Molecule: transfer RNA
Organism: Candidatus Proelusimicrobium bovinum
RNA sequence: CGGGGCAUGGCUCAAUGGUAGAGCGCCCGCUUUGGGAGCGGGAGGUUCCCGGUUCAAGCCCGGGUGCCCCGA
Repeated sequence: CGGGGCAUGGCUCAAUGGUAGAGCGCCCGCUUUGGGAGCGGGAGGUUCCCGGUUCAAGCCCGGGUGCCCCGA
């Protein structure tokens, strides 16, 4: 320098262009002498950034940033 992949709750990851979810973690309750396990409920997200397309974008398009891989 060229090509490719990835970026989404605290962590690991989902999500045909049409309400952003799951597991773990966290908080509350039940249970227990207490804790853990189990069960029920809850909080927590400008989907990396800036634009564009569209009635509607995490998803499509352009540019950028970071990480990883391949090539030179």